[in-house]
A computed fold for a 409-nucleotide RNA from an Alphaproteobacteria bacterium, annotated as Bacterial RNase P class A. Rfam family: Bacterial RNase P class A. Its family is annotated with ribonuclease P activity, tRNA processing and dimeric ribonuclease P complex in the Gene Ontology.
Formats: sequence, structure tokens, C1' cells
RNA sequence: CCAGACGGCCGGAUGGCCGCGCCGCGGCACGCGAAAGCAGCCGCGGUGAGGAAAGUCCGGGCUCCACGGAAACACGGUGCCGGCUAACGGCCGGCGGGGGCGACCCCAGGGAAAGUGCCACAGAAAGCAAACCGCCCGCCGGGCUCUCGGGCGCGGCGCGGCAAGGGUGAAAGGGUGCGGUAAGAGCGCACCGCGGCUCCGGCAACGGCGCCGGCACGGCAAACCCCACCGGGAGCAAGACCGAAUAGGGACGGCAUGCCGCCUCCUCGCGGGGCGCAGGCGGGUUUCCGCGCCGCCGUCCGGGUGGGUCGCGCGAGGCGUCCGGCAACGGGCGUCCCAGAGGAAUGGCCAUCCCGCGCCGGGGCUCGCCCCGGCCGGACAGAACCCGGCUUACAGGCCGUCUGGCGGC
Repeated sequence: CCAGACGGCCGGAUGGCCGCGCCGCGGCACGCGAAAGCAGCCGCGGUGAGGAAAGUCCGGGCUCCACGGAAACACGGUGCCGGCUAACGGCCGGCGGGGGCGACCCCAGGGAAAGUGCCACAGAAAGCAAACCGCCCGCCGGGCUCUCGGGCGCGGCGCGGCAAGGGUGAAAGGGUGCGGUAAGAGCGCACCGCGGCUCCGGCAACGGCGCCGGCACGGCAAACCCCACCGGGAGCAAGACCGAAUAGGGACGGCAUGCCGCCUCCUCGCGGGGCGCAGGCGGGUUUCCGCGCCGCCGUCCGGGUGGGUCGCGCGAGGCGUCCGGCAACGGGCGUCCCAGAGGAAUGGCCAUCCCGCGCCGGGGCUCGCCCCGGCCGGACAGAACCCGGCUUACAGGCCGUCUGGCGGC
């Protein structure tokens, strides 16, 4: 210098003018509403988004509901080991497997000798062993050649042998090599792999030495299943409080309706009054069926809706420093208070600067960079109860550690 790996951070700066939300103080108004309660205008001061505020995927706090405890079953989730944490499907450190020359990256990574199931297409054969081409042997037939011992092809038959080679497949009952054999084969041996046992190291996952076994036990559990562990439900529209009008519910009082019965008064009328009862009224009439209506006023009570207030930000908090730990993280000390509203403010313009592996014009030259001027651009995205994670989006830039290559000293 080039190409890369990993980790962390920033994500425009300053000033002016205008504007917005929230809070506090002061002043002016005396508004809206039944109430609860809320609010206007002006001035001053303070404060006002993110690393993801996002997706709402996982875990919690908080709140309400249900529930006597424990266990089992069902359902859902998680799944190598150890640690961290309030908890987690998160994080850290290891282990194993895979990829990369390497820094480093990736893994849904328990159990397939508990059982069931599946293994498409192709292929002879897909779990139980099987033989399409092939290799070898025997017998028969026939051919060529010959140094007459033989040698080399071909065809057929075998309920003969084999699984080395070829072929199919994601996968074909260990791999490589030597020996062996008619040809072959863990048939024998060495190494690797696999399984078992002992010992050693490690908390463990696991690793290592040695011995034994000639190889049995194919794959799939993101198929059912088995094992271990975890798990009540709903969510700030949670929930708490204050509480109208209207409608509806209830209590009391007054007025009114209907018919019948009883009592009573009188001026004896088809009258008035009281008590009891519930049925009565309506369309032209009767019966049946159906429909509609059965009240009005006043006072009081209780629940809900609209409305209002709280919940609502001092917290598993931020920053700095020291200590323990490889780390995640934990602890001590110091310091800071840091949006909280209502469908919801945090913005706009100008100037200067910064950045651009953007454009145009001019100039310089060591020829692909530098200087000057102008123009354009500066991302993803917006808190709504809060917190810890994960995932996804993101113009551009900075820092640190490390790897590979080339060159110079």
C1' cells in the first nucleotide's frame, strides 16, 4: 500500500429570525361546564425523541380477574455443558460438528439397541438383505491359432460362487493399502473410523493413553413419540376515583283509569264519598287469534354511558471512577434528574462551516491528483405505561485490535 475479519462509537456544527408541546413564576381577563373539573392572552425562565422511539417476536415489572396446597394428566414452549440475570427462546465462556490459507464465521446441537411410521424419482435391491451390467468356476457346442503341452475369443446351460469394478440414488450393510483367492470378501493384517471396558484430565459437555471386539447398530424426531426443565388468564382501551342531562331501574306521595262487590250520605238521580279487587281500553258489532296502549307530576336513592382527574415516570435509571471476574456481570464511592402530553409538540427559513469514491466552469502540474468559484445532496425513521432482549431499516463517517499478500529499510 492492497484485500479482508472482529469489536466499539457518531449519526451534521454554530449563529440569527419566526413558530410548536410541557412545566414554573408574574400580569391581564373572569370564560366553558349541571357538577367534577378544565381553560384563554401576554411576558420571563426551564425543558423537549431514537439507536433503532419500528416489528410487537420473547422475557419481566405493574394492574385487574380466577384460584386452599401439592402431585398427576392434557396442551404449549425450550433442548450440548458451565456461568450471568428479576427473567428469557437473551448474553458470556467453553465443548462437539462444518466452512475459510488465515483473522474468524455458521449450527433447531437431548434420545434412532422403548415403540410406531416414512424413505419420492431412479434403481436388481431402501432395511431385509439383494444381484442389472460385470468377475470367476463347471459342463456342452463351435471358431481362430499353434512350437501339438497349450493359448485366445464366441454362444448356451447351472436352485454354481462373488460383491472387487460399473450403473441408480440424498442414502446401497465401514475407508485406504498390503496379503490372500478360481474370482472375491474383515477372509487375515496395519492405519483411520466405529462400539465396549479400565485408567487419566476436566465441575461438566467432552478429550487423551491403553486393552478388547472384525463391524454388529442406514437416514429422518423442523414425523408421532420418549426424556428433562419451564408455563394460570387478560392487558394502561389494565385499573382507581369524581360524577350530569336524556332514557331506563327502585322507593314514597299526590292526581287520574276500569269494572265488580261491600259500606255509607243525600235533594232517591244512570248521584256523591270511602274501602277492597285487577283487569280494562282501542278499530262499526259478536266469538277466537293477533297487535297497540295502560298513565301524569313531584321528591329521593342506586348503577352505567358521555365528560373529568389519577395511574404517568426516582428508575432492574444515566455518567464517571475504583475493586472482583477471561467475559457476560456483580459490588463500592461520587455525581446528575433526564419528554411525558390530547390523535399527540420537538419544526421552518437564512448565513457561515463540515462531508460527498456528486455535477459544471476556470487554473496548476510531478498526468491523476490539487486549488478556486457556482449548483445539487446529507440517511433510516417519530416516544404514548415502563424495563431487559431479539429481529429488521439506515446516507455518510470515526476509532481500536487482528489476518493474508506485495513492496521498502
It was read from a public genome assembly, where an Rfam model found it.